[in-house]
RNA sequence: GGCCCCAUCGUCUAUCGGUCAGGACAUGUCCCUUUCAAGGACAAAAGAGGGGUUCGAUUCCCCUUGGGGCCG
Numbered sequence: 001g002g003c004c005c006c007a008u009c010g011u012c013u014a015u016c017g018g019u020c021a022g023g024a025c026a027u028g029u030c031c032c033u034u035u036c037a038a039g040g041a042c043a044a045a046a047g048a049g050g051g052g053u054u055c056g057a058u059u060c061c062c063c064u065u066g067g068g069g070c071c072g
Stems, first nucleotide, its partner, number of pairs: 001071007010025004018055001027043005048064005
């Protein structure tokens, strides 16, 4: 330098054009308990940045950024 893959709640991930973007762990509140742990209920929390296509984009396309891999 060329090519390929990846980027979603704090973490791990699902969703592959139209849903309130779902789940697990963690966190917080409440219940339970003498207390803690365990258990139960509830809550908060996310689409890397920009542009394009589309009635509509996390999803498709382009560029950038970051990470990983292959080739030279």
Annotation:
A computed fold for a 72-nucleotide RNA from a marine sediment metagenome, annotated as transfer RNA. It matches the Rfam family "tRNA". Gene Ontology term of the family: triplet codon-amino acid adaptor activity.